The RNA shown here (transfer RNA) has 75 nucleotides and comes from a Sphingobacteriales bacterium.
The coordinates come from a structure-prediction model, not an experiment, and the mean pLDDT is 84.
It matches the Rfam family "tRNA". The family's RNA type in Rfam is transfer RNA.
The RNAcentral record of the sequence draws on ENA.
RNA sequence: UGCGAGGUAGAGCAGCGGCAGCUCGUCGGGCUCAUAACCCGAAGGUCGGUGGUUCGAACCCACCCUUCGCAACCA
Repeated sequence: UGCGAGGUAGAGCAGCGGCAGCUCGUCGGGCUCAUAACCCGAAGGUCGGUGGUUCGAACCCACCCUUCGCAACCA
């Protein structure tokens, strides 16, 4: 430098134009002599950034940032 794949809740991931979800974790409650397990509920996200397209964008387009892989270049 080129190509490819990723960036969404604390962690791991889904969602590919029409209300942003799942599992685990966290918090509260139930159950228990108690803890774990189990059951119920809640909090937590400006979807990596800035623009654009659209009635409407996490999703499409442009640029940028960043992580991983492959290739190339250099000494």